[in-house]
Parts: sequence; C1' cells; structure tokens
RNA sequence: GGGUGGUCGCGGAGUCCCGCGAGGGCUUCGAGGAAAGUCCGAGCUCCACAGGGCAGGGUGCUUCGUAACGCGAAGGAGGGGUGACCCUACGGACAGUGUCACAGAAAGUAUACCGCCUAAGCCCGACACCGGGCCGGCAAGGGUGAAACGGUGCGGUAAGAGCGCACCAGAAGCUCGCGCCAAGCGGGCUUGCUUGAUAAACCCCACCCGGAGCAAGAUCGAAUAGGAGAGACAUGAGGCGGCCCGCCUCUCUCUCGGGUAGAUCGCUUGAGGCGUGCGGCGACGUACGUCCCAGAUAAAUGACCACCGCGGACAGCCUCAGGGGUGCCCGCACAGAACUCGGCUUACAGACU
Repeated sequence: GGGUGGUCGCGGAGUCCCGCGAGGGCUUCGAGGAAAGUCCGAGCUCCACAGGGCAGGGUGCUUCGUAACGCGAAGGAGGGGUGACCCUACGGACAGUGUCACAGAAAGUAUACCGCCUAAGCCCGACACCGGGCCGGCAAGGGUGAAACGGUGCGGUAAGAGCGCACCAGAAGCUCGCGCCAAGCGGGCUUGCUUGAUAAACCCCACCCGGAGCAAGAUCGAAUAGGAGAGACAUGAGGCGGCCCGCCUCUCUCUCGGGUAGAUCGCUUGAGGCGUGCGGCGACGUACGUCCCAGAUAAAUGACCACCGCGGACAGCCUCAGGGGUGCCCGCACAGAACUCGGCUUACAGACU
C1' cells in the first nucleotide's frame, strides 16, 4: 500500500422546513496495515477471595524499555555465511532416576575380542639357563561405533598407565584489568583435577499466575399468562344446607413485586494521533503546540463514469543503430470495524530501503 472530479445510494451527528410520518432539505464525519488468527499482555465489568502450603500451568543468557507481556532495544555466548549480515526452546547433567538403536569385549568409574607382558607366586620338562602351563598384569597398538575417559614427546616399566616430567587444550580455586560491581571477555598464579551425551525425558532451581468475558455489566420496562396482598358479593356458576341468612371457591375491582419482548447506557477523548524541541547508541521518555479521527446491531462505509498514476501486451502510427515515444486493449493485490489498547503471527498486486 493508488489519486482527483461527477452522478446515484447507505449509516452517525448537527441544523432547518412541512401537509408531523418509518417525511424532506442542507452541512459534516464514515475501515486496515493487517480491521484477520484470537496466540500472548493489559484496561474495564461481574463473580470469588484472611493468611500460608500442596497440586497444576507458564517463563528461562544479561541489562534496559514498558501500564504490562511469552513483546521490544542494546549487549554477551554459541552456530552459519567469502562477505554485507543472519539464526538460536541460550538456567542446571558431581541432587536423584531413566534412555543411548545397529555394531562392539565394554555405552559409564563400566569393559577385554584380537593383541602386549611373564617381573613376583605355584606346577611340569630331574635342577640352573631356557621352554610350556596355572594364577595373573596392561589398556600402548588393532578392530566396533555418532560417541570408548585429554593430545604430542621424553622418561619409566616385565608390558603399560598423568605413574613422573615438558609443552599444548580444558576444568576448578585465587587474583588483576576491561565490561554497568551484568551476562561475560582477556591476563597471571596454583592444583595431574581431565568428570560422555540427553532436561522440546522425568526432575531440580529461580520468577510469575483466581475465574469468566461487552451476549461483561447497569437502568427503565409493555401486552398476555402466572404470583402476592387488600377489598366487593351487584350479576352468574359451584360447594355446605330441607330453605333463608351466612361462609368458601371460581368471579369482579385495585395495589405490589419479579421477569420476557423492547428501549437506553456501557460506546468510543484514548497508556490517543500529528508536528517541533530536549534527553538516550537504541527501544523509549519528556516539554510545548495542535487536532477530534466510524460507532452500526442484522449490522452503513457501496455502485457507475471520466481523467491521471503504475505495470503488461500488440500485426497500428512517429522516430529509428540499439532503442524510445504515442494510440488502442488488458490488469492494479490481501482483505471488511462490532468494548478499547500494546504486541506477535499469518495473507498480499505493486513500490521503496
């Protein structure tokens, strides 16, 4: 996120006229960047609520912004890209539990298939050397795997191993500088400390969370039917009664309250828009000025025409080297307020950065 003008039509407000009705005239206002999805956060309304805890749900680097947020800004870390730049569900794996396919000896303080070693102990070859066996030791090399418990070298050893040492990588503790006494980054010293992955698995930690929603809710309130109360016995019907009086019910009159249809409010002046100055890297804040900008309720905001704008196509015309101009024609999206804001996400012709 098209513009201007005209004709007809529709909704709100104001005003005027008449033959007062569901009338007419005039003026003025009348959809969006997403009005959408209803996914987060609030205002507002009603209900609930002493306080605390459990359960449940949500959020998860740091600081800042904000009414608030799961949003935004700046920064850090990790990852991607040649780069401009982009992406991140980014707390904790020595609190505990679970899982780790296939292969492999072994998937976690576990393991030995091939392999290496016989220094110590025992046995055999009559003894020693030597050879073989037992009891064993090792994890350097091979092999498996996405991943096998730091790497290289020297020493050491029977063979080996941070077992010892040097250097490199990391971790933890102490400390200095930078950074916002931040996330973190860089340096120094010490300790052989070297501890697999997974929390969009349970779980642990920190912080936050009452529910329903404008059909919320408030006020007024017919006709008919029904309810409560007071009164009447004139008429009619019924009951009690043999009959009259009388009493009761239907009945009649009046009053009251609830509530339905309906009407009004809520309803659009608001964490408001625009402009300028100031503060801030920025999100944003603040001062002044200025503006009023849809409120319908079965639901108005539309239709047509002309011109312009933008894009496309063409066997027309002009100019013609490429090409350009003009004419005719075609196209110009996604979408439609329903109490109101702040975000996020999604849709979209074209234009811009």